[in-house]
């Protein structure tokens, strides 16, 4: 230095045909259960989708171009 893949809640992820209020498991906070915990159950809070611009009526999703991180040539 090319050229391919990924970057979405605290964590692991779903969407990749542009249109749903961006969904889930886990982990958090409250409740009830219990004797007190733990499982277990109900209810909430939590991402505007890696930065930026751009196309579009509309972007996680299409284009550039930053930045991170794996791969594979050199």
């Nucleotide at each position: 230095g090319u050229g391919c893949c990924c970057g979405u809640a605290g964590u692991u992820u779903a969407g990749u045909u542009g249109g749903a209020u961006a969904g889930a498991a886990u982990g958090c906070g409250a409740g009830g259960c219990u004797a007190c915990g733990a499982a277990c159950u109900u209810c909430g809070a939590g991402a505007u989708c890696g930065g930026g611009g751009g196309u579009u009526c509309g972007a996680a999703u299409c284009c550039c171009u930053c930045c991170g991180g794996g791969c594979a040539c050199a």
Annotation:
This is a predicted structure of a 74-nucleotide RNA (transfer RNA) from an uncultured Clostridia bacterium. It was read from a public genome assembly. Rfam family: tRNA. Rfam describes the family as follows. Transfer RNA (tRNA) molecules are approximately 80 nucleotides in length. It is annotated as a transfer RNA. Rfam links the family to the GO term triplet codon-amino acid adaptor activity. The prediction has a mean pLDDT of 82.